About this RNA: A computed fold for a 73-nucleotide RNA from a Candidatus Dojkabacteria bacterium, annotated as transfer RNA. The coordinates come from a structure-prediction model, not an experiment, and the mean pLDDT is 81. The sequence was found in a public genome assembly. Rfam family: tRNA. Rfam classes the family as a transfer RNA.
RNA sequence: GCCCCUGUAGUGUAGUGGCCAAGCAUUCGAGAUUCUCAUUCUCGGGACCUGAGUUCAAAUCUCAGCAGGGGCA
Numbered sequence: 001g002c003c004c005c006u007g008u009a010g011u012g013u014a015g016u017g018g019c020c021a022a023g024c025a026u027u028c029g030a031g032a033u034u035c036u037c038a039u040u041c042u043c044g045g046g047a048c049c050u051g052a053g054u055u056c057a058a059a060u061c062u063c064a065g066c067a068g069g070g071g072c073a
Base pairs, nucleotide, nucleotide: 001072002071003070004069005068006067007066010026011025012024013023018056028044029043030042031041032040049065050064051063052062053061
């Protein structure tokens, strides 16, 4: 330099145009239970890498950029 893949809560992930006002686990906060701790249960907070485009509608499709990984040279 060229090609490919990935980017979603603090962390790990699901989602493949609308039905799902982005779900699950974990973490965090509050409460219940317990003599206390742990466990368990309930409630709550927290995310679509950035910008543009297509579309009635984009986490999802397209383009550019950024970051990470892999291959070739």